[in-house]
Molecule: transfer RNA
Organism: Paenibacillus tritici
RNA sequence: GCCGGUGUAGCUCAACUGGUAGAGCAACUGACUUGUAAUCAGUAGGUUGGGGGUUCAAGUCCUCUCGCCGGCA
Numbered sequence: 001g002c003c004g005g006u007g008u009a010g011c012u013c014a015a016c017u018g019g020u021a022g023a024g025c026a027a028c029u030g031a032c033u034u035g036u037a038a039u040c041a042g043u044a045g046g047u048u049g050g051g052g053g054u055u056c057a058a059g060u061c062c063u064c065u066c067g068c069c070g071g072c073a
Base pairs, nucleotide, nucleotide: 001072002071003070004069005068006067007066010025011024012023013022019056027043028042029041030040031039049065050064051063052062053061
């Protein structure tokens, strides 16, 4: 340099064919306990790497760009 994959909550990952972004763990609050852990109930947490475009509507399609991984040279 060329090709492919990948980027979504603090972490690990979903989200089918474009149609209101979710789960588990972690955090926080409460219950339970003499207290902690465990368990149960609840709460909060997101510019979907970034810019632009298509569309009534984009995590998803197109384009540019950045990071990471792999292959070829």